[in-house]
RNA sequence: CUCUUAUCAAGACAGGCAGAGGGAACGGCCCUGUGAAGCCUGGGCAACCGGCGUCCAUCGUGCGGUGCCAACUCCGGCGGUCGCAAGACCGAGAGAUGAGAG
Numbered sequence: 001c002u003c004u005u006a007u008c009a010a011g012a013c014a015g016g017c018a019g020a021g022g023g024a025a026c027g028g029c030c031c032u033g034u035g036a037a038g039c040c041u042g043g044g045c046a047a048c049c050g051g052c053g054u055c056c057a058u059c060g061u062g063c064g065g066u067g068c069c070a071a072c073u074c075c076g077g078c079g080g081u082c083g084c085a086a087g088a089c090c091g092a093g094a095g096a097u098g099a100g101a102g
Base pairs, nucleotide, nucleotide: 001102002101003100004099005098006097007096008095013042014041015040016039017038021031022030023029026076027075028074043069044068045067048065049064050063051061052060053059073094078091079090080089081088082087
């Protein structure tokens, strides 16, 4: 990087360094010098994989491996249903994360 598959309405912040950006891309709309990204330390959430709970487990634990800690995956873009409209809902696509494979 590609493929397969599961999940994505919930949940979870402090300090230090640093200095202007960030929220995948695009369009919106937001966040940000009352300090963005990034890095470090500590904390927390969750429970996908493994471990453990004599065995099983759709359960528990949270020990190990990941992940995550503004906003529904922040919203939309393509198709459909309902609607005068505003808009609501369903699905696809794209993306993210885990597990497995190449």
A computed fold for a 102-nucleotide RNA from a Bacillota bacterium, annotated as SAM riboswitch aptamer (S box leader). The sequence was found by an Rfam model in a public genome assembly. Model confidence (mean pLDDT): 87 of 100.